[in-house]
């Protein structure tokens, strides 16, 4: 330096042909129980890494950058 592949809730990950952003766990609050775990409900929680383009519409396509990983190359 190159190329590839990842960045989406607190964590781990889903999101299909571009058309209301979801789920498990976790956390709050309730229900049960004598009480604790478990179990169930119901709440909240989201700059979809950044910017910027297309488009009536972008988490999804295009540039660009930022960060992570792996892998080739040069140097030594």
């Nucleotide at each position: 330096g190159c190329c590839a592949c990842u960045g989406u809730a607190g964590c781990u990950c889903a999101g299909c042909u571009g058309g209301u952003a979801g789920a498990g766990c976790a956390a709050a609050c309730g229900a049960u129980u004598c009480g604790u775990a478990a179990u169930c409900g119901u709440u909240a929680g989201g700059u979809c890494a950044u910017g910027g383009g297309u488009u009536c519409g972008a988490a999804u396509c295009c540039c660009a950058u930022c960060a992570g990983u792996g892998g080739c190359u040069c140097c030594a």
Molecule: transfer RNA
Organism: Anaerolineales bacterium UBA6668